[in-house]
RNA sequence: CUUUUAUCAAGAGCAGGUGGAGGGACUGGCCCGAUGAAACCCGGCAACCGACAUUUCCUGGGAAAUGCACGGUGCUAAGUCUUGCAGAGAUGCUGUAUCUCUGACAGAUGAGAG
Numbered sequence: 001c002u003u004u005u006a007u008c009a010a011g012a013g014c015a016g017g018u019g020g021a022g023g024g025a026c027u028g029g030c031c032c033g034a035u036g037a038a039a040c041c042c043g044g045c046a047a048c049c050g051a052c053a054u055u056u057c058c059u060g061g062g063a064a065a066u067g068c069a070c071g072g073u074g075c076u077a078a079g080u081c082u083u084g085c086a087g088a089g090a091u092g093c094u095g096u097a098u099c100u101c102u103g104a105c106a107g108a109u110g111a112g113a114g
Base pairs, nucleotide, nucleotide: 001114002113003112004111005110006109007108008107013042016041017040018039022032023031024030026084028082029081043076044075045074048072049071050070052067053066054065055064056063057062058061080106085103086102087101088100089099090098091097
């Protein structure tokens, strides 16, 4: 980098430290930011994978559920902030607008494969 699969409405620092202007993937919006951005450290959240414990089920061995949070990741403004393609519905109304919903695309993260 490509691909398969699962998840993406919950949760987590209103006095933490360093740091100094940017950040929210991309487009258009709309936001956050010197009452301090990114990044790093610390803290925290969750529980995807592994470990461990308990219970249950099948033949050695394995599977499932629950728990734990020890190890590997991840996450820690706003629903993946919203929108981007297609469709449906409602309202207004005379063909344009607003709102809601569904799916796809894109993206993020975990696990597996190349």

Overview
This is a predicted structure of a 114-nucleotide RNA (SAM riboswitch aptamer (S box leader)) from Longirhabdus pacifica. The prediction has a mean pLDDT of 82. Lineage of the source: Bacteria > Bacillati > Caryophanales > Paenibacillaceae > Longirhabdus. The sequence was found by an Rfam model in a public genome assembly.